[in-house]
This is a predicted structure of a 98-nucleotide RNA (SAM riboswitch aptamer (S box leader)) from a marine eukaryotic metagenome. The sequence is in RNAcentral, with records from MGnify.
RNA sequence: UUAUCAAGAAAGGUUGAGGGAAUAGACCCAUUGACGCCUUAGCAACCCUUUUCACAAAAAGAAGGUGCUAAAUUCUACUAAAUAAAAUAGAUAGAUAA
Numbered sequence: 001u002u003a004u005c006a007a008g009a010a011a012g013g014u015u016g017a018g019g020g021a022a023u024a025g026a027c028c029c030a031u032u033g034a035c036g037c038c039u040u041a042g043c044a045a046c047c048c049u050u051u052u053c054a055c056a057a058a059a060a061g062a063a064g065g066u067g068c069u070a071a072a073u074u075c076u077a078c079u080a081a082a083u084a085a086a087a088u089a090g091a092u093a094g095a096u097a098a
Stems, first nucleotide, its partner, number of pairs: 001098005010040005018029003023077004041069003046065002048061005073093001078090003
């Protein structure tokens, strides 16, 4: 910089009090052991492989490089927007890949 982010996929071991990125609020997970780490398994299909194919594109696949496996990126905050609430779209920030 570009693309995607309401789908999908968890068991065991270990650890021991906080965790859900950061600030605030809400909500949720957690001593019936969360979060983190390790192992194994799985999901997805960005890179990748094969086929059709001039390219583009499409279909199939999963050995390898990543990623992911509570809740929409948990929700809200800024804008459209004007009084409140709710809902919607977008932005910012963030995550992942190339």

Rfam family: SAM riboswitch aptamer (S box leader). Gene Ontology term of the family: regulation of gene expression. The model forms 97% of the base pairs in the Rfam consensus. The coordinates come from a structure-prediction model, not an experiment, and the mean pLDDT is 81.